Description
Model confidence (mean pLDDT): 76 of 100. Predicted 3D model of RNase P RNA and transfer RNA as a complex of 439 nucleotides.

Formats: sequence, C1' cells, structure tokens
RNA sequence: GAAGCGGGCCAGACCGCCGCCGGUGCCGGAUCCGAAAGGUGGCACGGGAGGAAGGUCCGGACUGCACAGGGCAGCGCAGGAGCUAACGGCUCUCCACCGCGAGGUGAGGAUCAGAGCAACAGAGACGAGUCCGGCCGGGCAACCGGCCGGGGUGAAACGGGCAAUCUCUGCGCGCAGCAAUACCGAAUAGGCCGGCGUGCGCGAUCCCUCGGGAUCGCGUGGAGUGUGGUCCCGCACGUGCCGGCGGGUGGGUAGCACCGAGCCAGGCGAGCGAUCCCUGGCCCAGAGGAAUGGCGGUCACGGGGUCGCGGGCGCAAGCCUUCGACCCUGCACAGAAUCCGGCCUAUCGGCCCGCUUCACAC
RNA sequence: CGGGGUGUAGCGCAGCCUGGUAGCGCAACUGCUUUGGGAGCAGUAGGUCGCGAGUUCGAAUCCCGCCACCCCGACCA
Repeated sequence: GAAGCGGGCCAGACCGCCGCCGGUGCCGGAUCCGAAAGGUGGCACGGGAGGAAGGUCCGGACUGCACAGGGCAGCGCAGGAGCUAACGGCUCUCCACCGCGAGGUGAGGAUCAGAGCAACAGAGACGAGUCCGGCCGGGCAACCGGCCGGGGUGAAACGGGCAAUCUCUGCGCGCAGCAAUACCGAAUAGGCCGGCGUGCGCGAUCCCUCGGGAUCGCGUGGAGUGUGGUCCCGCACGUGCCGGCGGGUGGGUAGCACCGAGCCAGGCGAGCGAUCCCUGGCCCAGAGGAAUGGCGGUCACGGGGUCGCGGGCGCAAGCCUUCGACCCUGCACAGAAUCCGGCCUAUCGGCCCGCUUCACAC
Repeated sequence: CGGGGUGUAGCGCAGCCUGGUAGCGCAACUGCUUUGGGAGCAGUAGGUCGCGAGUUCGAAUCCCGCCACCCCGACCA
C1' cells in the first nucleotide's frame, strides 16, 4: 500500500427570533369550558424521540380472573458450564462444517423403546431378497440350494438415512391482556329470544275439595354458574347464570411518566467473559389520535456546476486531476402511546480501536 | 394499541395438517356446428405457489425472517 475480519461510537454543531407539549415553584383563588364528574390561567426555572422509538418474534413487570394446587391434553426449548427478574437472549467452552487466515455458522438429546416415510430410475428401497458372471452340490432337463465376484440405477443398495415425521427423555409454560383493571358522572325499554337451572328446612299470609297448593321472608348450600382447553381438589357467587338481538353513552380521574431489573462517572474491585460488587453524582419526554417544530445566520460534511493557478496524457481538438473561490442542492432509516430486557429487520455518510493475508521497502 | 387470519393461472377457490404428477370452475385461444352470432361439442395454451434463507435426496406443503392485504376488540344496562 491492497484486500479483508471483528468490535465500538456519531447520527450535524452553535447563535438569534417565533411557536408547541408536560413538570416544579410562586401568584391568584378569580375567569372561562362543561349537563355533571371534572378540566382550565399568569410569571419564573428546568425538560422534551431512537439506535432502532419499527416488526410485534420471545421474555418479564403490572392488573384481573380466588391466593393459581394436581392429572391429562396442548405449546415451547435441547452439547457442557454459567449470567439474568426471566428468556427461544447473552458469555465461555467442546464438537461438526466453511475460510490460507483473522474469524464465521450450527433447531448439535435419543433411530439398541416403538411406529412411519423414501416419488422417478433401478432386478431389488428397509420386510428382505437376487439382475449378470463364475464355481460347487442335487436333478435327464427346466430349475433348486450354497459360496465368491461384478457392472449399472439412485440421494441412499443391507449398513444404514430422515426425529425443523409421529414418538421417547429431560426442562419450562395457568389464562388474558393498559381497549388489562379500579372509581366517578350521564343516559336508556333493565324490553325480546335461545340454553342451563329453579332443591330442602323453618316461619308468615292467602286459597280451598282439609289434604295440599301458591306467594313472601330467613337459613342451608344439593343442583347450578364462574374460576378464559379439559378433569379433579379447593374457593367465590348462590335465585338466578350464560349467550344473542334491541336500547343508551361515547365524558372524566387513576393505572401513567415512576427511587428503579434507572442513568452517568470512577475502582489498576471479583470473574477468561456475560455479569456482579462498592463509592460518588443525577432525577432524565410523555398527554388526547397524540407535543418534541419553523425561519434566518455562521461553520462542518456529501453531490453537481462555473472560474482560476498548477500537474498528467495527447500532434491537436480535448480528457483526467490536486488545491482555492463562488453558486445551486442535499443530509439516511425512521416518529415514543403502560413500562422494561432481548431478538430480528431498515439505515446516506463518517470516525476510532484491535487483528489477518498478500506485496514492497529498510 | 392489542389479538387473529389470508396470499396458488386473468378472476374465484382446492391441494398444505400426513413432503414426491400443481389441479377445479369461469374467462382466453383454436377447430367443428350455424347464413351469421350465441349456446353446444372437441381440443390447446397459460403458474416466480407473495419474497428471501434453512432442514431434507426432494418443499406450494415443514422451520425461520421479511412484504402486502383483510377481520375483530370501547363502556353501561
């Protein structure tokens, strides 16, 4: 210098003006919006998209179903050891494959538990058997039996292959999802249909054919309903429950902006590492169909054009190019919606670190 | 925001679970029939199985990742 491998980082910067959305403090406790619940103001300070906020593919937190227990079914994972709240994620390592190498990839348990599959071709495709040749034995022969060898077909030819086929082993998973859920306000016909159920005891009232019936209340909890696949146990409700049609409202508050799996810095902390521990500092978007923006200037970067100086090639016309000035233009993928840890996918351009191979020079 | 489904010929669909030939109907084209058209009869062509990787001898089918489209989900009573 060329070609690569692995890892990390940035995602234009600064200033001015005009806006938008939350938070905290102070002022005011008035105005305004609304039927109500409830919301709303002014000033100051401070904050305001991402590495993927994306796909919604995994895992959790949280909430409800009772506090989520057992069996079956179902689903998922799979070398070994570890990390973690958890994971299908991550780390180290063994093995296999690819690469000269740095490195990369791997759904890598079991086919001696059982079952299933293998089109076409081929004599024969997983049960065994025999297409051709030779030898031996039997037989008049056709042929039969045994041994050895062979080519061809095919992914694979008797030994196995496929578990990203069923299955077995081990481990894990209850179900639903913030439109969860809780509360407040308003309104409506608690009307109709279907399914399941409507038991027992006591008391009161009423009826009557005097033995029962009906209604109401209380108790019990058998049946039932719920427990988001099913059965059981248990629990709750328990005179009704479930589903549908029809009807009404489409408002508000909390969940929800977080003292936490939080962020930043440090330690010659422990560990090969993922990660953990300790110390110090910080509080860091958030609302509702949804704020995070616009303009101007300077600088930086990419692309294009013009001009100038210089260089190279060429007979020449001209072409290529370093640098400088000016002008135009552009700046990727993309947009938080309950929150968090991952994975995957998209991404203009640029920077840094470590390493490999080759060439050259010393 | 959350949940579910679909993609196969021009159109509508089957095949996928259980892997080996990609099929059905309509439409298109050709011929016959008819004076001509329609109908009918006979035949023909047409397919990246949405896309890309993987498992396998072999993938529309199994597995993984993308893309496009469609559907459902408010509360009260």